[in-house]
This is a predicted structure of a 103-nucleotide RNA (Purine riboswitch aptamer) from Gracilibacillus dipsosauri. The organism belongs to Gracilibacillus, within Bacteria. It matches the Rfam family "Purine riboswitch aptamer". For this family Rfam cites "Riboswitches Control Fundamental Biochemical Pathways in Bacillus subtilis and Other Bacteria" (Mandal et al., Cell, 2003). Rfam's curators write: Riboswitches are metabolite binding domains within certain messenger RNAs that serve as precision sensors for their corresponding targets. Allosteric rearrangement of mRNA structure is mediated by ligand binding, and this results in modulation of gene expression. A class of riboswitches that selectively recognises guanine and becomes saturated at concentrations as low as 5 nM. In Bacillus subtilis, this mRNA motif is located on at least five separate transcriptional units that together encode 17 genes that are mostly involved in purine transport and purine nucleotide biosynthesis. It has also been shown that some members of this family are specific for adenine instead. Hence this family are termed purine riboswitches.
RNA sequence: UUAAUAAUCAUUACCUUCCGUCGUAUAAUAUUGGGAAUAUGGCUCAAAAGUUUCUACCAGAGCACCGUUAAAUGCUCUGACUACGAGGAGGAUGAAGUUAUUA
Numbered sequence: 001u002u003a004a005u006a007a008u009c010a011u012u013a014c015c016u017u018c019c020g021u022c023g024u025a026u027a028a029u030a031u032u033g034g035g036a037a038u039a040u041g042g043c044u045c046a047a048a049a050g051u052u053u054c055u056a057c058c059a060g061a062g063c064a065c066c067g068u069u070a071a072a073u074g075c076u077c078u079g080a081c082u083a084c085g086a087g088g089a090g091g092a093u094g095a096a097g098u099u100a101u102u103a
Stems, first nucleotide, its partner, number of pairs: 002103007015091004021086005026056001029049001031047005041066002050057001058079007
C1' cells in the first nucleotide's frame, strides 16, 4: 500500500406495514334543470361548481315554515369517507469512514 474478515457507525439514512393522533382541503356545502309528495307531506334523478386534491357530498333527531289553487323548504345539533403533510409503534436492511486481525 492492496485485499479479505469482524466490530463500530446502528434503538440507524432509506424503504415498508399498521394503528390511531394532529394539521390542511370542505362548509359532508351551495347552484341549476326534470320528476314526485302535500300539515300522517317535505322525496328522487341528472348536470355542472367548490379543493395546490382523487373520492364523497349523506344519515339521524329536534324546532320552525308552507292552511292544501300549490311550490318551495329553512335552522340547530350529532355522526364519516377520501386526498395530502407531520408525528407514533413495529418490521426489514445498508454505506462511507474508523479500529482490530489475517494474507